[in-house]
Parts: sequence; structure tokens; C1' cells
RNA sequence: GGCUGGCCGGGCGACCGCGUGGGGCAACUCACGAGGAAGGUCCGGGCUCCGCAGAGCAGGGUGGUGGGUAACGCCCACCCGGGGCAACCCGCGGGAAAGUGCCACAGAAAGGAAACCGCCUCAUCGUCCCUCUUCGGAGGAGCGGAAGGUAAGGGUGAAACGGUGGGGUAAGAGCCCACCAGUACGCCGGGAGACCGGCGUAGCUAGGUAAACCCCACCUGGAGCAAGGUCAGACAGCGCACGUUCGAGGGUUGCUCGCCCGAGUGCGCGGGUGGACUGCUGGAGGCGAUCGGCAACGGUCGUCGUAGAUGGAUGGUCGCCCGCCGGUCUCGUACCGGCGACAGAACCCGGCCUACAGGCCAGCCCAU
Repeated sequence: GGCUGGCCGGGCGACCGCGUGGGGCAACUCACGAGGAAGGUCCGGGCUCCGCAGAGCAGGGUGGUGGGUAACGCCCACCCGGGGCAACCCGCGGGAAAGUGCCACAGAAAGGAAACCGCCUCAUCGUCCCUCUUCGGAGGAGCGGAAGGUAAGGGUGAAACGGUGGGGUAAGAGCCCACCAGUACGCCGGGAGACCGGCGUAGCUAGGUAAACCCCACCUGGAGCAAGGUCAGACAGCGCACGUUCGAGGGUUGCUCGCCCGAGUGCGCGGGUGGACUGCUGGAGGCGAUCGGCAACGGUCGUCGUAGAUGGAUGGUCGCCCGCCGGUCUCGUACCGGCGACAGAACCCGGCCUACAGGCCAGCCCAU
């Protein structure tokens, strides 16, 4: 100078409040009372209800390999690719050699393609020049057009169908050859696997994009604590439509089939209530030791008791100390003043992501 991981995030006391629980006839008293993210509600689960005779389809999700876990899109280890001298970091990391689509601008052409400039060819056309001539023509050379060949060179582009050298050709080109690079296939070796290494064969050279359709593999019922349960309390009916086994209507996950219930149902107007309790916090729990494992994590033993509001408690004042900032002077770690991040439970857990004043610890790398 950097990289990675972990942690704290004001402390103590007094007084006044708020919530919950215990004690007390009561006055009152005792105990406890936000977070690392309680946040966003983005994933995964527990729990609850619906459903359970299921089947198919659709939809959604995940995506290197192996492991961890209740599960995951999370975590750990490794592989491959990229960055860095390094510690280390980043990857939305299956398939583009199944098919389809798309590839801005520029460019002739954006994929089994393409001829703009250039290069090359000729039976041809036009034009101009030179030489010879028996004056009929013959030969040669140039320029332009048309037709065709050519992917070496130029130019465009993020990207133009391997690279270098040689042969070859009218000019060229993996057209052919040598070497190099890559790919596919085969064999051998290593690894649990992703994958890695070696040898051989084939001129095979195949662009990008799947967070485009699509293909492959695996996973996947729906709704949520305003779930759900118990108790108490209030009210008044009226109109229209359809229907009672030839059945209205309802339930059954998004749809279909299938299954089940079924005598009331739907709509409109009018009326009533808008309370309490439960679910509710002891759970994949925290901490410590030890064993297994590279690790995530798991086993065993010990130990601890730690929020439950429902218009929603968890706050305020003062004193001392700590930290930071500013000012003053007699420069002492002095005095004075100010400030103390982000934020705030709501059924509960595991993650991810985002916010965070200031500070602490450990390991590693590079340079000297």
C1' cells in the first nucleotide's frame, strides 16, 4: 500500500412515564421489555384452512460438479472461463454441430452468404494508336462497356467463414502440402464428479444471441395469522329471476375430464353489528466443551430462560464518563458549545438484498 473474515455500534446512576407478567383487598410493589438489519416482502420452510380417488394439460421455477440443510434461487468445497504481480475477486455457468427468428449504424454482403474498389479471363461490342501491305486486309498494344472468374489485398463494422510459409493458378482460394491453433470422433491414463492430460484419425474450421421462441433434465396443488378456532351481542323485511330427480345452484388448484353435495339459490333495495378470548411465542432455540468433517455442517454432553403491543408499549429529563466535531487561550489531552449512524418487532424460523456516524480484532499478499 492492499485483500479477506469477524465483532461493537455509547456506558453507569437517579427521577418521571409506557407495555406485559407475578404478588397484594387496595394504595402499591417486584421482574422483564427491539435489531444486526426488527427493514424490502425477493426466495425457502414450519403452522393453519380448502381439497384428498385422481388423471391429463397448461403455467411457473431451477440450471457446471459434489456435498450441507427441514427446504431453498441459500451456504461450503471444487471445476471451467475472465481480471489481478499477488493475497484474492467476478460469472443470469445446460444446449447455438435439432429447428425457427433476430443481429442497430456502417457496409456490396450479417451466415453454409456476398463482387463496392482491386486482381484476372475471353468467342464479343465501342473507341484510339502503332507496324506491315499485293490497298482487299493482316498483326500488335491501350482505354471503356457488357459477360464471367476470384474472398489473396483495400474499405465497412462489435463481428466478414482459422494463422504462417510453400506449391498451384489466367488471377486466386484448405484447392493441395508442412507446421501451429481450435473442433469433432476413437483409444489410453488420472479423478467420486464437473473436468484434466496424452496419442491417433478427419481439411472438419461450424459467427453472436436461449434475461428470443424452442429443446433437455429436475422441482412444483391453492390461499394465508385479516390463516383458523371459541364465545357473546344486534337486526325487519320487500321486489324480481331460476329451480326441487327432465334438478337451479354449489364444492373440487389455472383449465378440462372425472368426482361429490344438492332444495333452495342469485341479484337489487332496506336493516343490524363492527366486541372479547384464542392462535401467541420453548424453538430446525442461544451459549460453552468435545468428537467427526478441508469446509458448510452434523453427533454427544453441560448450561441458560430472553418482548408479545392491537391505533399498536419499549420513551424523556438530569449528572458523571466515553467517542467525534468546532471554537478559545494562560497550549494543558485544559475550558466552553454542539453532536451520538441506519433504523424500529406484529404467527414463527432459515436465507438473500438494501441502509448504517464512528470504532475494534484476526489472518493473508505485495514493495522496501